Predicted 3D model of an 80-nucleotide RNA (c-di-GMP-I-GGC riboswitch aptamer) from Candidatus Aerophobetes bacterium Ae_b3a. It was read from a public genome assembly, where an Rfam model found it. Model confidence (mean pLDDT): 86 of 100.
């Protein structure tokens, strides 16, 4: 340096329920806990979804980083 354990300490929080915001996708808060070793941050590429427009194809504006990559940052450390 790589890897990341039936380790320790901590972190995060799916579905679902309630309240609020949004036309919607979806988001925020509280409860909850399926999971997660980057499930920390970032819409840069792809993907998916919403919406607008269009005969169609192309397209505009949005959403998801807990879909996959890329970029930035990062706690602990057994065995190999």
């Nucleotide at each position: 340096g790589c890897u990341g354990a039936u380790a320790a300490a901590g972190g995060u929080a799916a579905a679902c329920u309630c309240c609020c915001c949004g036309c919607a996708a979806g988001g925020g808060g509280a409860g909850g806990g399926c999971g997660c070793a980057a499930a920390g941050c970032u819409a840069u590429g792809g993907a998916u979804c919403g919406u607008c427009a269009g005969a169609a194809a192309a397209g505009g504006c949005g959403a998801u980083u807990g879909c996959c990559a890329g970029g930035c940052u990062g706690c602990c450390g057994a065995a190999g």